[in-house]
RNA sequence: GCGUCUGUAGCUCAAUCGGACAGAGCGCAAGAUUCCGGAUCUUGAAGUUGGAGGUUCGAGUCCUCUCAGACGCG
Numbered sequence: 001g002c003g004u005c006u007g008u009a010g011c012u013c014a015a016u017c018g019g020a021c022a023g024a025g026c027g028c029a030a031g032a033u034u035c036c037g038g039a040u041c042u043u044g045a046a047g048u049u050g051g052a053g054g055u056u057c058g059a060g061u062c063c064u065c066u067c068a069g070a071c072g073c074g
Base pairs, nucleotide, nucleotide: 001073002072003071004070005069006068007067010026011025012024013023019057028044029043030042031041032040050066051065052064053063054062
């Protein structure tokens, strides 16, 4: 230099052929329980889907550029 793959909540990951409010587990906060804690149960907060632009009635998903990482080729 060229090619392929990955990037979504604090962490690990889902999300169907492009469709309804982007969800789960762990973690975090509050409450219940307990003498206190842990465990358990209930509730809640937390997202520019790496970034920018485009297509579309509608984009995490399709297209272009770009950033970071991994792998391969030269």

A computed fold for a 74-nucleotide RNA from Candidatus Curtissbacteria bacterium RBG_13_40_7, annotated as transfer RNA.
It matches the Rfam family "tRNA". Its family is annotated with triplet codon-amino acid adaptor activity in the Gene Ontology. About the family: Transfer RNA (tRNA) molecules are approximately 80 nucleotides in length.
Taxonomically the source falls in Candidatus Curtissiibacteriota (Bacteria, Bacteria candidate phyla).